A computed fold for a 71-nucleotide RNA from Chaenotheca gracillima, annotated as transfer RNA. The prediction has a mean pLDDT of 83. The sequence is in RNAcentral, with records from ENA.
RNA sequence: GGUGGUAUGGUGUAGUGGUAGCACACGGGAUUCUGAUUCCCGCGACCGGAGUUCGAUCCUCCGUACUACCU
Numbered sequence: 001g002g003u004g005g006u007a008u009g010g011u012g013u014a015g016u017g018g019u020a021g022c023a024c025a026c027g028g029g030a031u032u033c034u035g036a037u038u039c040c041c042g043c044g045a046c047c048g049g050a051g052u053u054c055g056a057u058c059c060u061c062c063g064u065a066c067u068a069c070c071u
Base pairs, nucleotide, nucleotide: 001070002069003068004067005066006065007064010024011023012022013021018054026042027041028040029039030038047063048062049061050060051059
């Protein structure tokens, strides 16, 4: 230098054009003499920019980061 892959809450991970979900963590509550466990509730995310579309996490292009292969 070239080609491919990945990028979603604090962490891990779903979501093939139509309300972004789950688990853990975190905060609050119930239970308990206290704590743990258990149960209930809550908080919190689409890597950046542009394009296509009525509508983009998803499709296209250009970047950024990481990774694999080739040179």